The part of an RNA shown here (small-subunit ribosomal RNA, central domain) has 349 nucleotides and comes from a metagenome.
Context: one part of a larger RNA
RNA sequence: CUGGGCGUAAAGCGAGCGUAGGCGGUUAUGUAAGUUGGAUGUGAAAUCCCGGGGCUCAACCCCGGAACUGCAUCCAAAACUGCAUGGCUAGAGUACAGUAGAGGGAGGUAGAAUUUUCCGGUGUAGCGGUGAAAUGCGUAGAGAUCGGAAGGAAUACCAGUGGCGAAGGCGGCCUCCUGGACUGAUACUGACGCUGAGGUUCGAAAGCGUGGGGAGCAAACAGGAUUAGAUACCCUGGUAGUCCACGCCGUAAACGAUGAGUGCUAGCUGUUGGUGCCGUAGGGCAUUAGUAGCGCAGUUAACGCGAUAAGCACUCCGCCUGGGGAGUACGGCCGCAAGGUUAAAACUC
Repeated sequence: CUGGGCGUAAAGCGAGCGUAGGCGGUUAUGUAAGUUGGAUGUGAAAUCCCGGGGCUCAACCCCGGAACUGCAUCCAAAACUGCAUGGCUAGAGUACAGUAGAGGGAGGUAGAAUUUUCCGGUGUAGCGGUGAAAUGCGUAGAGAUCGGAAGGAAUACCAGUGGCGAAGGCGGCCUCCUGGACUGAUACUGACGCUGAGGUUCGAAAGCGUGGGGAGCAAACAGGAUUAGAUACCCUGGUAGUCCACGCCGUAAACGAUGAGUGCUAGCUGUUGGUGCCGUAGGGCAUUAGUAGCGCAGUUAACGCGAUAAGCACUCCGCCUGGGGAGUACGGCCGCAAGGUUAAAACUC
């Protein structure tokens, strides 16, 4: 390279947008670049192949043929691809009217509780914690209980294999700004589409920088236990951090371990959001976009998947090629750092 693959064996980039490129609906006419046929020229000889011949055979040599799958020019064809022009509406989009939603950003606000701390009242000897204890707190009045205040974080019930979002993710309530989806019926644009190397943007937690904040929780750390030891599990404390603003980091079992798009291929059941029809008013039927449970065909090594495919096909991208060495070294790029990304080899089984 050809090939075979990528749910769990190696393999889908964490996700979007999008450049180049690749691929692309329907119809008419033209063109003739690709494509097809023919002709001419060329494609040195030798070699290879076939048929003969010469050395006693063979190797070797000689003669003839075929071949040289190619290239150029000309003629012809016009189905398919391309190109040009014109048309169409089934793809895509726009307008209009509605619907649901923890989709995003900003500001404000509410109550419960843990608390926790502080203040005041009542009140007296314990509280706390564990398997059992101890460290710890408490006669300077703790714990308990009542009232008040402050402060931070998170929003019980509703709540749901429920909803929204490209993914990460999103949950009290109100206001403002804002993205997307779905449904309906008409009108309009007229292929405007799909994918997407590079690129660019977003991207949990932890971590980093500067400045705030700090109730609870809690790496590190300290002490008490346990133990042979106990740098742990248990207990008492407790700082970063967790929260906010701005700026970095760019990784996760970033998972459906399943790239995106389009079409096709039995059914049944639940549920969310629409629309239409029927109705005896309990509901039923049809259709559509999601989201779940089974299941036929098919598929799979099996498990399983099964219209939300891992079935049947097409288009485009990414990735894999025995285990270890190693997602490491070196170099490049990025980063304040931590480190990230790209990514080997020797050697070894």